Predicted 3D model of a 73-nucleotide RNA (transfer RNA) from a bacterium.
Model confidence (mean pLDDT): 80 of 100.
């Protein structure tokens, strides 16, 4: 140096043809229990890595950076 991939909630990870940003776990309350743990009811959270461009409209398309991962040199 050259290809490819990944990049979303505290974590692990969907997200479809471009049209409300979601699930599990955890967290918080509160019901249950003498308690604790199960269980169930309810709720919080998101600069979609970062810029910028296209679109009526972008997590998805397009460019360029940024960290990390493989592969060729």
């Nucleotide at each position: 140096g050259g290809g490819g991939g990944a990049u979303u909630a505290g974590c692990u990870c969907a997200g479809u043809u471009g049209g409300u940003a979601g699930a599990g776990c955890g967290u918080u309350c509160g019901a249950u229990u003498g308690a604790c743990g199960u269980u169930c009811g309810a709720a919080a959270u998101g600069u979609c890595a970062g810029a910028g461009g296209u679109u009526c409209g972008a997590g998805u398309c397009c460019u360029c950076u940024a960290u990390c991962c493989c592969c060729c040199a």

Rfam family: tRNA. Gene Ontology term of the family: triplet codon-amino acid adaptor activity.